[in-house]
A computed fold for a 73-nucleotide RNA from a Candidatus Norongarragalinales archaeon, annotated as transfer RNA. The coordinates come from a structure-prediction model, not an experiment, and the mean pLDDT is 83. It matches the Rfam family "tRNA". The family's RNA type in Rfam is transfer RNA.
RNA sequence: GGGCCCGUAGUCGAAUGGCCAAGACAUCUGUCUUACGCACAGAAGAUUCGGAGUUCGAUUCUCCGCGGGCCCA
Repeated sequence: GGGCCCGUAGUCGAAUGGCCAAGACAUCUGUCUUACGCACAGAAGAUUCGGAGUUCGAUUCUCCGCGGGCCCA
């Protein structure tokens, strides 16, 4: 330098162009316990990497940029 793939909550990870963007772990609160842990109940946490375009509508499709991984040179 060229090609391909990926980027969503603290971590992991779903979502056919359309319901308030799932779930698990972690965190916080409560119950339980002498206490901690476990268990149970609940709560909070996302401008879906940035920008532009297409569309009535974009996490999803297109383009540019940024970051990461793999391959080729």